[in-house]
Molecule: Glycine riboswitch aptamer
Organism: Siculibacillus lacustris
RNA sequence: GAGCGACACUCUGGAAAGCAGCCGAGGGCGAACGCCUUCGGCUCACCGAAGGAGUAACCGGCGCCCGAACGGGCCUCCCGGGAAACUCUCAGGUCGUCCGACAGAGGGGGCGCG
Numbered sequence: 001g002a003g004c005g006a007c008a009c010u011c012u013g014g015a016a017a018g019c020a021g022c023c024g025a026g027g028g029c030g031a032a033c034g035c036c037u038u039c040g041g042c043u044c045a046c047c048g049a050a051g052g053a054g055u056a057a058c059c060g061g062c063g064c065c066c067g068a069a070c071g072g073g074c075c076u077c078c079c080g081g082g083a084a085a086c087u088c089u090c091a092g093g094u095c096g097u098c099c100g101a102c103a104g105a106g107g108g109g110g111c112g113c114g
Base pairs, nucleotide, nucleotide: 003113004112005111007108009106010105011104012103013102018044020043021042022041023040024039025038026037027036028035029034045094046093047092051090052088053087054086058081059080060079061078063074064073065072066071
């Protein structure tokens, strides 16, 4: 230095679940009862792919055995570490736009390896 990885940015793709009920306020339509829509609150039902949380093998510690020692072996419980698209549903979301894990592409700074 190429390259690989990570990071942020841009573009593209990107699932699921309520056309729910009630109350309040604003706006629109209407002769009126009412209807539509936006926001907020409450209730029940539901989704998992912002975020968050849980966790298996395994590793280590404690403990036990062998050993002069280095070290080796065993290990139920307990403690710590340890993954997700699995699980939870706190948060978020449920007609539609946004969001969106993740994926593809682009160039970028010059962070890590090299």